[in-house]
RNA sequence: GGACCAUUAGCUCAGCAGGUUAGAGCAGUGAACUCAUAAUCCAAAGGUCGCAAGUUCAAGUCUUGCAUGGUCCA
Numbered sequence: 001g002g003a004c005c006a007u008u009a010g011c012u013c014a015g016c017a018g019g020u021u022a023g024a025g026c027a028g029u030g031a032a033c034u035c036a037u038a039a040u041c042c043a044a045a046g047g048u049c050g051c052a053a054g055u056u057c058a059a060g061u062c063u064u065g066c067a068u069g070g071u072c073c074a
Base pairs, nucleotide, nucleotide: 001073002072003071004070005069006068007067010026011025012024013023019057029043030042032040050066051065052064053063054062
């Protein structure tokens, strides 16, 4: 220098073919249970979907550029 992959909640990851409200598990918070703790059960909270543009009535999803990380080639 070139090719490809990934980037979504504090962490690990889903998200089908572009369409109604962006989800799960774990962690944290509150409550229940218990003599108490753990475990278990319940609830709520937590997100500019890496950044910027484009296409579209509509973008986490498609296109382009950039950034970061990874793999391979030279």